FMN riboswitch aptamer (RFN element), 131 nucleotides, folded computationally. It was read from a public genome assembly, where an Rfam model found it. Rfam family: FMN riboswitch aptamer (RFN element). From the family's description: The RFN element is a highly conserved domain that is found frequently in the 5'-untranslated regions of prokaryotic mRNAs that encode for flavin mononucleotide (FMN) biosynthesis and transport proteins. This element is a metabolite-dependent riboswitch that directly binds FMN in the absence of proteins. In Bacillus subtilis, the riboswitch most likely controls gene expression by causing premature transcription termination within the 5' untranslated region of the ribDEAHT operon and precluding access to the ribosome-binding site of ypaA mRNA.The FMN riboswitch structure, reported in present an FMN-bound six-stem junction, adopts a butterfly-like scaffold, stapled together by opposingly directed but nearly identically folded peripheral domains.
RNA sequence: CAUAUUCUUCGGGGCAGGGUGCAAUUCCCUACUGGCGGUACAGUCCGCGACCCGCGGAGACGACAUGUCUCCACGGCUGACCCGGUGUGACUCCGGGACCAACAGUAUAGUCUGGAUGAGAGAAGAAUCAC
Numbered sequence: 001c002a003u004a005u006u007c008u009u010c011g012g013g014g015c016a017g018g019g020u021g022c023a024a025u026u027c028c029c030u031a032c033u034g035g036c037g038g039u040a041c042a043g044u045c046c047g048c049g050a051c052c053c054g055c056g057g058a059g060a061c062g063a064c065a066u067g068u069c070u071c072c073a074c075g076g077c078u079g080a081c082c083c084g085g086u087g088u089g090a091c092u093c094c095g096g097g098a099c100c101a102a103c104a105g106u107a108u109a110g111u112c113u114g115g116a117u118g119a120g121a122g123a124a125g126a127a128u129c130a131c
Stems, first nucleotide, its partner, number of pairs: 004128007017029003031111002033101002035048004043099002052076003056072006081097005103114003
């Protein structure tokens, strides 16, 4: 000191104020939030994760049902941006105006409650091997 392996830790934010109503942090006005890697600094570019769906496999439970649950692999699905300025270079910076945000529950939810003290893109650190 490159690399590889193993392990440990970390790893998502946000309804304040007002209106209507029997009831809404869910509707209306206004407010607020922005996972990970890449790239000129990004919720909107490119890629990934999460959620959800399908199929296959394994295991557990069981009232023995083409039942329920958990895990693994593969596949699918997967939201939303423009204008001006600076610059070699920016849909990333600056100015302006927009837009988007899984599922279940509940008066219709990006912000409440829940699956979730979960999972995870990844980030940091340690040890070991070899040179």